[in-house]
RNA sequence: GUUGGGUUAGUGUAGUGGUCAUCACGUUCGCUUUAGACGCGAAAGGUCACCGGAUCGAAACCGGUGCUCAAUA
Numbered sequence: 001g002u003u004g005g006g007u008u009a010g011u012g013u014a015g016u017g018g019u020c021a022u023c024a025c026g027u028u029c030g031c032u033u034u035a036g037a038c039g040c041g042a043a044a045g046g047u048c049a050c051c052g053g054a055u056c057g058a059a060a061c062c063g064g065u066g067c068u069c070a071a072u073a
Stems, first nucleotide, its partner, number of pairs: 001072007010025003018056001027043005049065005
């Protein structure tokens, strides 16, 4: 350089164009306990990497850019 994959909450992830983006762990609060752990309940936490396009409507489709992984010379 070329080709392909990935990019979504603190971490890891699901999400076949349609109201409010999913779950687990973690965090915070409450219940429980003499106290803690475990368990149970609740809450907070996301400009869906960026720019543009098509569409009535995009995390998703198309083009470009960044970052990252792999293959190839």

This is a predicted structure of a 73-nucleotide RNA (transfer RNA) from Cymbomonas tetramitiformis. Model confidence (mean pLDDT): 81 of 100. RNAcentral holds the sequence, with entries from ENA. Taxonomically the source falls in Cymbomonas (Eukaryota, Viridiplantae, Chlorophyta, Pyramimonadophyceae).